[in-house]
Molecule: c-di-GMP-I riboswitch aptamer
Organism: Solirubrobacterales bacterium
RNA sequence: AACUGAAAAGGGCAAACCUGGCGUGAGCCGGGGACGCAAAGCAAGAGGUCUCGCCGGGGGUGAGAUGGCUCGGCUGCCAGU
Repeated sequence: AACUGAAAAGGGCAAACCUGGCGUGAGCCGGGGACGCAAAGCAAGAGGUCUCGCCGGGGGUGAGAUGGCUCGGCUGCCAGU
C1' cells in the first nucleotide's frame, strides 16, 4: 500500500419515539433515547423517493430535502493475509 473482517481491544455514531426551536413543507438543529451501523465519517456526482412552485392532465420542469434509499467519490481506528 492492497484485500478481507468486526472475533478481540479501545472506542464511535444514533432509528423510532418524547421534547425545545427553525422551515409553507419534505425536513433540519439542540436535549433525552437506542432500532441498528465496519465507515450510520465527509460531500448532493448520477439515479430513486419526498416537498413546494409552474404548465389543463398523464406527465414534464424549476427550486429544495433525503448521505441510516442505491451506485459512485474522498478520508479513517484495530486485526489478519